[in-house]
This is a predicted structure of a 1516-nucleotide RNA (small-subunit ribosomal RNA) from Eubacterium sp. It matches the Rfam family "Bacterial small subunit ribosomal RNA". NCBI's taxonomy places the organism under Bacteria, Bacillati, Clostridia, Eubacteriaceae, Eubacterium. Model confidence (mean pLDDT): 83 of 100.
């Protein structure tokens, strides 16, 4: 210098926030495994489980150039034998291949003697927590074969011994005797030193013992030879190099619920052993070592370069490579050797397998390979020594599951492919669908093309070498060419959110997803399945584990007031931390140089394999040791100081602490005396006490036990605590001077020590109160709360306990940083004093900065620093189990985990909701009036009944409601009886000319159905078309079937309450606040004023309608003062009144007056037809009740389709023990009849009101005029007047109930109204409780009308007559607004506790039962070294000592009939404890009680609400 590397969050707790805080998730990884899928190729990995057991093969052997010997096989020549062939006189002869046997040559197997190797290479990680590994260093305390260098030497001789032979024993293994025998075996002499060894000794030098060099004198030890004559070996001795032993600093997991441990144990003398140095071992001798800086003990675990995460610090690993250890079936144990206590070596024990002729032997795969098994799981009994390495050899060479190299498996990394380029009629199909088209999709088809990888075929390597030659498992592999043909090659996982990527359709809290948080109970982007989509790709998806994310152990980097977390509180011991100066030294520290940190790996550059993975080259990193300088800081020594700390000395203050004494007021109690019928208690009572004289009072007397006022967010102490007054002992603080010491201080793990109240022990005491107990009340219960007794304790005196909300929920020390008030205790200054000012120390409040999640802390810190110590690290389970200490017990102190939850908190905030609080309004009470609840009857409902009584409404806000009117019809509902493209739409096809209307007929219950008769189509180009009807087809058509919890629209309520909200603004991290709160005032968020608000919008008010007074216009059907006329406003006239119905005006607090703030506004008055909104009505904010209604009607989705459609007769909706509601009639005289008079207003009417007139007692009938302010309905009726009834079940009251009638309608039996006349029930004013209403209101009296053929006690409307009382707002209700507590948010009909009953889980305890490691004593006692005896091979023996055996007790683990608790589980049982003052505040500690939560006693806390008495229960 260049390059390269560098930190992200999300989900979930609530209704919303902020914080804590823990749960999950998104990265990366891996010896993996599982599941679907699977083309090629390169480079790697590949028993994690049973150090289980192991069948077969192979891994370690070579040297003949040490050494004796010598098989096979060749050759030679002998011998015998055999005997082809030729020859033949058949006697013989020749003799070739062969055979045997010895012998000599070649040759060299096997096997022995010897030498090297078999201690390496290979494998494993069980054991070890240890100088085991790491690192660094020491050895002056050591060895090192083979290798290199250098010096010296190798003479002479002996005596065995294997093999082999001969003879014996064994089933095997293996062995015993005899004979002989070779060496580079073995031994003796000899030679030999600078080597060793003794004895004295000089130099140098060093780190304690000491080391080197040098000189002297004794003494002691060596060798081996082979050969091809190159060479290779042999012996001493020094040196070196490479290997190793030891030794030591610092490092190196978990448990104190292991706190003491330890006898060769420390050390020393002396000896022994060893390459060496040591208690290493033996012998004495001394008692020492180790340990809270965690000894010993358990538990786990090979260590380490590295690996895997991270920004890093760190965390986890520790397989492959690589270095160290360690092991080799389990345990000892020695040999031999340079090296082993030794994987493929002895011995000897145990377990186990095997062989056996039962006497006896054989064996160790934790080498590669391969087998069983075990496991979720993990590979070929491969080829080769050609490379590279190893042993032996002079060499050739042998051997080498080292090694190379192949084979299996996507295991894991890397690379490639499964085709490229055009191609819209956007085919078909599938999926979706608003049916319109969307999408799959240039995708396919199709056309042109490449040719990797694949097949074939040709050609073919480097790896191999140093002089040539020869030498390749892999391999005909890599790789090169040629051909061939798109031909052979894509799947996994997702798609609610975290987190890319959406619809159908199926299911219907099932069936199943889920990493968390959730999906599914009929419209599921969460299940399945399909289309279509995101993602990754030869792989995806699960699972398991580690690191991250998590600052969730916080060293970098956390915190304790309320979230988890300050010790209840001093004193104090180690410890850790420490004030000014000055010197010295350099341990920490800085700054340089040096060694070390293998390789490999990481990084960074460069390069080889086409790239990549994967290899090579060179660089770079921290740590530990040496070294040299440095001295600010830290330390350390020494010298000093005086400001930290302390003494001494002078003063007030003070419920600080112990002891004794004294006091007086009040309770109880005894006495006496006055007195009498009650006392006491309570919300009310009672129990209890009292005529045997109580309570009351007086007086006198005992006794205990706590001290009113003073008394105070005064004081004192470390906490707990301490309170009449005297005396005595005592301990802090405090100011005040500044004499004295000189850092002596600050904190405190363990220790000791105090420590409220309960308790507990011994002994006292004992009035009051008062657990427990009793008894009375309350109550469903009442094991409380209340009341009336009452024992323990409460008190002392000693001794224990050791917890508490032991709180400021706030550890101690410095020191530094705004102020403002009050008050204790001293000073000092001014001031006559009062007082003021300053200082020093406590003690409170407010408040800034700053902090804090917020509350809030704030010089008394919760600020801003340092020092220490204690404490936390999700909720439960749990301060609980065992353990262990401590205690008299009660119990305290330490303190777990299994299982479980997705949270469980803390401040805040809006809400809601309190049997919290303030204010306010309302027919809410209250003050009245009338009523309902009883009575008949009407009518709706529940229920029952029924074939069917059709469906809906369900507190208020269903119940005279939908229904403004059920004899059929309606009608949905039941019975029977029919129809099937349909009662009713659209469309197609074929006939027909009708159809429809009118009359008949047959037949049925009827409707369907059938049949006569009449009457009969329009247009036309004449093909035909429109309409109708009919039959047919099939799409459909219908459904008051389901689902108001899929919806629209409508509506109810809260509430005609006065409220809901919004823009900017400011406030707050945020939710949210403010506005909207306050002060007034209103019917009103109405208005006024105040204000970090400043506007605005839905709501109020006003605008509309109706009424109340009045103008103007109009004057008909309406009116009629005046004129006239009539029986009549009947005419004529008028249009003045009334009215009518259209437009004005009228009222606005506008005007005095007073109160108020001068304001809004409220009283009071004037005037006005009306006065403070004049009355009535429409009018219904935001939003609640998943309120109501698929049956108005619309409408998604399901469901029916010869029926759940749709027609019809008949039935039913009308039923009838019963019960609710809402009403009508009444119960009488304020009445009832009876008869005479009188006065409305709103409306209705043509299928209609319907007059006069007639008939009827009347209902109603006949006739029938009139008739759209005309006529009609239509006499209004309470009232007036007059009469009668005389208090009675009546002359009340009229249900019921007979008869005779009328009326609508096809039809009144089920089932209407109406009349006469007869009958004449309940019923004499209605319990508990509850309704309605504040003025033209209630009461009361009639009209009228919608529906409707008919059918109102209902209902909508209309006027007539016409009151009463309202102090007030304390209470019930119901609603506003403020504010206050909340564990409520589905919001109080909320939430939540404990028993006790079921299931399932894990867990403690247990009489024992299994088991398991470890130590300990003792007993025996193999092989071994060592020892010892014999002269010795040998044999005997001692001591040690493995394995076994014996014997107490600890320890951990399983299991255990019972038996404790906890946990967990949609709807179980019992209470109501807790959250609100939760309806006795509640919690703590304790002691007692009690089904249970809980209850009471004492003592403390605020983490309690409220102005104050006022019973008890209340569930969801």
């Nucleotide at each position: 210098u260049u390059a390269a590397c560098g930190a992200a969050g999300a989900g979930u707790u609530u209704g919303a926030u902020c914080c804590u805080g823990g749960c999950u998730c998104a990265g990366g990884a891996u010896g993996a495994a599982c599941g679907c899928u699977g083309g090629c190729g390169g480079c790697g990995u590949g028993c994690c489980u049973a150090a289980c057991a192991c069948a077969u093969g192979c891994a370690a052997g070579u040297c003949g150039a040490g050494c004796g010997g010598g098989a096979a096989a060749u050759g030679g020549a002998a011998u015998u034998c055999a005997g082809a062939u030729g020859c033949u006189u058949c006697g013989g002869u020749u003799g070739a291949c062969g055979a045997a046997u010895g012998c000599c040559a070649u040759g060299g197997a096997g096997a022995g003697c010897g030498g090297c190797g078999g201690a390496c290479g290979g494998g494993u990680g069980a054991g070890u927590a240890a100088c085991g590994c790491g690192u660094g260093g020491g050895c002056a305390a050591c060895c090192u074969g083979c290798c290199c260098c250098u010096c010296a030497c190798a003479g002479g001789g002996a005596g065995a011994u294997a093999g082999c032979c001969g003879a014996g024993g064994g089933a095997a293994a293996c062995u015993u005797c005899g004979a002989g025998u070779a060496a580079u075996a073995u031994c003796c002499c000899a030679u030999g030193a600078u080597g060793c060894c003794u004895u004295a000794u000089g130099a140098u030098c060093a780190c304690a013992u000491g080391a080197u060099c040098g000189a002297a004198a004794g003494g002691c030890c060596a060798a081996a030879g082979a050969u091809u004559u190159a060479u290779c070996g042999g012996u001493g001795a020094g040196g070196g190099a490479u290997g190793g032993g030891c030794c030591c600093g610092c490092g190196u997991c978990c448990g104190a619920u292991u706190a003491g441990c330890c006898a060769g144990u420390u050390g020393g003398c002396a000896g022994g052993g060893u390459a060496g140095c040591g208690g290493c071992c033996u012998a004495c001798c001394a008692a020492a070592g180790c340990g809270a800086c965690g000894a010993u003990c358990g538990g786990u675990a090979g260590c380490c370069g590295g690996c895997c995460u991270g920004a890093g610090a760190g965390g986890g690993c520790g397989g492959a490579c690589g270095g160290c250890c360690a092991c080799a079936u389990u345990g000892g144990a020695a040999c031999u050797g340079a090296g082993a206590c030794a994987c493929g070596g002895u011995c000897c024990a145990g377990a186990c397998u095997c062989c056996u002729a039962c006497g006896g032997g054989a064996g160790g795969c934790a080498g590669c390979a391969g087998u069983g098994g075990g496991g979720g799981a993990u590979a070929u009994u491969g080829c080769a020594c050609a490379a590279u390495g190893g042993a032996g050899g002079a060499a050739a060479c042998u051997c080498u599951g080292a090694u190379g190299c192949a084979g299996c498996a996507a295991c894991g990394c890397c690379g490639c492919g499964u085709g490229a380029a055009g191609g819209a009629g956007g085919a078909a199909g599938g999926c979706c669908u608003u049916c319109g088209g969307g999408u799959c999709g240039u995708a396919a088809a199709c056309u042109u093309c490449u040719g990797u990888c694949c097949u074939c075929a040709g050609g073919g390597a480097a790896g191999a070498a140093a002089a040539a030659a020869a030498u390749g498992a892999c391999g005909g592999u890599a790789c090169c060419u040629g051909a061939g043909g798109a031909g052979g090659a894509a799947g996994c996982c997702c798609c609610g959110g975290c987190u890319a990527a959406c619809u159908a359709c199926g299911u219907g809290c099932c069936a199943g997803c889920a990493g968390c948080c959730g999906c599914g109970g009929u419209a599921a982007c969460a299940c399945g399945u399909a289309g279509g989509g995101g993602g990754c790709g030869a792989g995806c998806g699960u699972u398991a584990u580690c690191c991250g994310g998590a600052a969730u152990u916080a060293c970098u980097g956390g915190g304790c007031g309320u979230a988890a977390a300050g010790a209840g509180u001093g004193c104090g011991u180690a410890g850790g931390u420490g004030g000014c100066u000055g010197a010295g030294c350099a341990a920490g520290c800085g700054c340089g140089g040096g060694g070390u940190u293998u390789a490999a790996u990481u990084u960074c550059a460069c390069g080889g394999c086409c790239c990549a993975a994967c290899c090579g080259u060179g660089a770079a990193c921290c740590g530990c040791c040496c070294u040299g300088c440095g001295a600010a800081c830290u330390g350390u020594u020494c010298a000093g100081c005086u400001u930290g700390a302390g003494u001494a000395c002078a003063g007030g203050a003070g419920a600080g602490g112990a002891a004794g004494g004294c006091g007086g007021a009040a309770u109880u109690c005894c006495u006496a005396g006055u007195g009498u019928a009650g006392c006491g208690g309570u919300g009310a009572a009672a129990u209890g006490c009292g005529u045997a004289g109580a309570u009351a009072u007086u007086a006198g007397g005992a006794g205990g036990a706590a001290c009113a006022c003073c008394g105070g967010u005064g004081g004192c102490g470390a906490a707990g605590g301490c309170g009449g007054c005297c005396u005595u002992c005592u301990g802090g603080a405090c100011u005040g001077a500044a004499a004295c010491u000189g850092a002596c201080a600050c904190u405190g793990a363990g220790g000791c020590a105090c420590g409220a109240a309960a308790g507990c022990g011994u002994g006292g005491g004992u009035a009051g109160c008062a657990a427990a107990c009793a008894g009375g009340a309350u109550u469903a219960g009442a094991u409380a709360c209340c009341c009336u007794g009452g024992u323990a304790g409460u008190c002392c005196a000693c001794g224990c306990c050791g917890u508490a909300a032991a709180c400021g929920a706030u550890g101690a020390g410095c020191a530094c940083u705004a102020g403002g008030u009050g008050u204790c205790g001293g000073g000092c200054u001014c001031g006559a004093g009062a007082g003021a000012g300053u200082u020093c120390g406590g003690u409170g409040c407010c408040g800034g900065a700053g902090c804090a999640a917020a509350c809030g802390c704030a010089u008394u810190a919760a600020g801003u620093g340092c020092u220490c110590c204690g404490c936390c690290u999700g909720g439960g389970g749990a301060g609980u189990a065992c353990g262990c200490a401590c205690g008299c017990a009660a119990g305290u102190g330490u303190a777990a985990a299994a299982c479980u939850c997705a949270a469980a908190g803390g401040a805040a905030u809006u809400g809601a909701c309190g049997g919290g609080g303030a204010c306010c309004c309302g027919c809410a009470c209250a003050a009245g009036c009338a009523g309902c609840g009883g009575a008949g009857c009407a009518u709706g409902u529940g229920g029952u009944u029924u074939a069917a009584u059709u469906c809906g409404a369900a507190g208020c806000a269903a119940c005279g409601c939908g229904a403004a009117g059920a004899a059929c019809c309606u009608u949905a509902c039941c019975a029977g009886a029919g129809c099937u493209u349909g009662a009713c739409a659209u469309c197609c096809u074929c006939c027909u000319g009708a159809c429809c209307g009118g009359g008949g007929a047959a037949g049925u219950a009827a409707u369907g159905u059938u049949c006569c008769c009449c009457u009969u189509c329009u247009c036309u180009u004449c093909g035909g078309a429109g309409c109708a009807g009919g039959a047919g087809u099939g799409a459909c058509a219908g459904g008051u079937g389901g689902u108001g919890c899929a919806u629209g629209g409508u509506u109810g309520u809260c509430g005609u309450c006065a409220g809901c909200u919004c823009g900017u603004g400011u406030c707050g991290u945020g939710a949210g606040a403010u506005g909207u709160u306050g002060g007034g005032u209103c019917a009103a968020g109405u208005c006024c004023c105040g204000c970090a608000a400043c506007g605005a919008g839905c709501g109020c008010a006003a605008c509309c309608c109706u009424u109340g007074c009045u103008g103007u216009c109009a004057g008909u059907u309406g009116c009629c003062a005046u004129c006239a006329u009539u029986a009549a406003g009947u005419u004529g006239g008028g249009c003045a009144c009334u009215c009518u119905g259209a437009c004005g005006g009228g009222a606005c607090u506008g005007c005095c007056g007073g109160g108020g703030a001068u304001a809004a506004c409220c009283c009071g008055g004037a005037g006005g037809a009306a006065g403070g909104c004049g009355g009535g009505g429409a009018u219904g904010a935001c939003g609640u009740c998943a309120a109501a209604u698929c049956a108005u009607c619309a409408u998604g989705c399901c469901c029916c389709u010869u029926a759940u459609g749709u027609u019809c007769u008949g039935g039913g909706c009308g039923a009838c023990a019963c019960a609710c509601g809402u009403g009508c009639u009444a119960c009488a005289a304020u009445g009832g009849c009876c008869g005479g008079c009188a006065c409305a207003g709103a409306g209705g009417g043509a299928a209609g009101c319907g007059a006069a007139a007639g008939a009827g007692c009347g209902a109603u009938c006949u006739c029938a005029a009139g008739c759209a302010a005309a006529c009609c309905c239509c006499u209004a009726a309470a009232g007036c007047c007059g009469g009668u009834c005389c208090c009675a079940g009546u002359u009340c009251g009229g249900a019921c109930u007979g008869c005779a009638g009328g009326c609508u309608g096809a039809a009144a039996c089920c089932c209407g109204c109406c009349u006469g006349c007869a009958c004449g029930a309940a019923g004499u004013c209605g319990g508990a409780g509850u309704u309605g209403c504040u003025a033209g209101u209630a009461a009361u009296c009639g009209c009228g009308g919608a529906u409707c053929a008919g059918a109102a006690u209902g209902c909508c409307g209309c006027g007539g007559u016409g009151a009463a009382u309202g102090c007030g707002u304390u209470c019930c209700c119901g609603g506003g607004u403020c504010u206050u507590g909340u564990a409520c948010a589905c919001a109080c009909c909320g939430c939540c506790c404990g028993u006790c009953a079921c299931a399932c889980c894990a867990u403690g305890g247990a009489a024992g039962c299994c088991g398991g490691g470890g130590g300990u004593g003792c007993c025996c006692g193999a092989a071994g070294u060592c020892g010892g005896a014999c002269a010795a091979u040998g044999u005997c023996u001692g001591c040690c000592u493995a394995a076994g055996g014996c014997a107490a007790a600890a320890c951990c683990g399983g299991u255990g009939a019972c038996u404790g608790g906890g946990g967990u589980g949609a709807a179980g049982u019992c209470g109501u404890a807790a959250c609100a003052a939760g309806g006795u505040a509640g919690c703590c500690g304790u002691a007692u009680g009690a089904g249970a939560a809980c209850g009471u006693g004492c003592g403390g806390c605020u983490g309690g609400a409220u102005c104050a008495c006022c019973u008890c229960c209340u569930u969801u």